[in-house]
RNA sequence: AAUUAAAAAAGCCAAACUAUUUGUGAAGGUAGGACGGAAAGCCACGGGUCUUAUUAAACAAGACAGCCGAGUUACUUCA
Numbered sequence: 001a002a003u004u005a006a007a008a009a010a011g012c013c014a015a016a017c018u019a020u021u022u023g024u025g026a027a028g029g030u031a032g033g034a035c036g037g038a039a040a041g042c043c044a045c046g047g048g049u050c051u052u053a054u055u056a057a058a059c060a061a062g063a064c065a066g067c068c069g070a071g072u073u074a075c076u077u078c079a
Base pairs, nucleotide, nucleotide: 003079012037013036017032018031019030020029021028022027035066041072042071045069046068047067048064049063050062051061052060
C1' cells in the first nucleotide's frame, strides 16, 4: 500500500412530529426530538419524483443527496 467476514472500541448523522423562521411553491435554516443509517459525509453529472403551472403539446427556471446510479473524501481491522 492492497484485500478484508464477524466482533469490539471511539464516536458520528438525524426520519416523522413540535416551535420558530425564509420562500409564490416544492422545500430549506435553527432548536427540541429519534424512525432509522457503515458513508443517512460531499456532490445536481445521468435517471426519477415534486414545484412554478395553467395549457393539446413543446420550452424554461427551481426543489429533493434519507429515491436509484455515477464521481469523490473518511473511522475501526481477525486473517